Transfer RNA from Autumnella corcontica, 73 nucleotides, folded computationally. NCBI's taxonomy places the organism under Eukaryota, Chlorophyta, core chlorophytes, Trebouxiophyceae, Autumnella.

[in-house]
RNA sequence: GGGUAUUUAGCGCAAUAGGUAGAGCAACUCGCUUACAACGAGUAGGUUAUUGGUUCAAUUCCAUUAAUACCCA
Numbered sequence: 001g002g003g004u005a006u007u008u009a010g011c012g013c014a015a016u017a018g019g020u021a022g023a024g025c026a027a028c029u030c031g032c033u034u035a036c037a038a039c040g041a042g043u044a045g046g047u048u049a050u051u052g053g054u055u056c057a058a059u060u061c062c063a064u065u066a067a068u069a070c071c072c073a
Base pairs, nucleotide, nucleotide: 001072002071003070004069005068006067007066010025011024013022019056027043028042029041030040031039049065051063052062053061
C1' cells in the first nucleotide's frame, strides 16, 4: 500500500432478507434469613463507533472517516 471481518447497555453477545432494540452476567430495590450467600420478584441502564445518503420508516441497505483483528505485498 491492497483486501476481508468486526464495532449494539458496565461486560461478553442477540436482533431469522428494513417495521417500537433484547436476554444472560454485573448494578440497584423488595421478599426470604438473626445476618450474609443462594433463590424468587422487580427496577434502572442504549444518540446501535463517526458523518452523510436512500426510504413513509435504517442496528439492518449505500458511501465516508475511525478503531481492532487477520490475510497478501
Rfam family: tRNA. By type it is a transfer RNA.